[in-house]
């Protein structure tokens, strides 16, 4: 290193499933003349249950934790989780050193500008399942939030140091 086998593990807009919803098989029941059809209860078993985008400095606390898209169909309800958001600590900007402030998280101050940045849905295509459904590749288009890099503007006080 290389085959087999068997086991864990993968996942943070992320996981799950007692309600629903929807298939399958049984049994019962009902309509019509047989074969068969229909809807509805029960039972087992299954299957759906949120498309991306963005978000981690450490502790603790809290909870319906940004942002669009796409539908008007369940992306219904619900559980947990969690980068959200408050406080302190702790770094970083505001020339330097401490405190105070204000803004921010190691790509670490703020404002304007136009740039730049999807997923599904849809179409095709092929795979798994008796079916719900489900995966994989392919074309194609369209966001906001926010960030990124550019360009302009703006950027505190108090004591101290240095400089001129």
């Nucleotide at each position: 290193c290389a085959a087999u086998a068997u086991a864990u593990u993968a996942a943070a807009g992320c996981g799950c499933c007692a309600g629903g919803a929807c298939c399958u098989u049984a049994a019962g029941a009902g309509g019509a003349u047989u074969u068969u059809c229909u809807a509805u209860u029960u039972a087992a078993g299954g299957u759906c249950g949120a498309c991306g985008a963005g978000g981690a400095a450490g502790a603790g606390g809290g909870u319906u934790a940004u942002c669009g898209a796409a539908c008007a169909a369940u992306u219904c309800g619900g559980c947990g989780g969690a980068u959200c958001c408050c406080u302190c600590u702790c770094g970083g900007u505001g020339g330097c050193u401490u405190g105070u402030c204000a803004c921010c998280g190691u790509a670490a101050a703020g404002c304007u500008u136009g740039c730049u940045u999807a997923a599904a849905a849809c179409c095709g295509a092929g795979g798994a399942g008796u079916a719900a459904u489900u995966c994989u590749c392919g074309g194609g288009a369209c966001a906001a939030a926010g960030a990124g890099a550019a360009a302009g503007c703006u950027g505190a006080c108090a004591a101290g140091a240095c400089a001129a």
Source information
This is a predicted structure of a 164-nucleotide RNA (glmS glucosamine-6-phosphate activated ribozyme aptamer) from a Peptococcaceae bacterium. The RNAcentral record of the sequence draws on Ribocentre. The prediction has a mean pLDDT of 77. Its Rfam family is "glmS glucosamine-6-phosphate activated ribozyme aptamer". Gene Ontology terms of the family: catalytic activity and regulation of gene expression. Taxonomically the source falls in Peptococcaceae (Bacteria, Bacillati, Clostridia, Eubacteriales).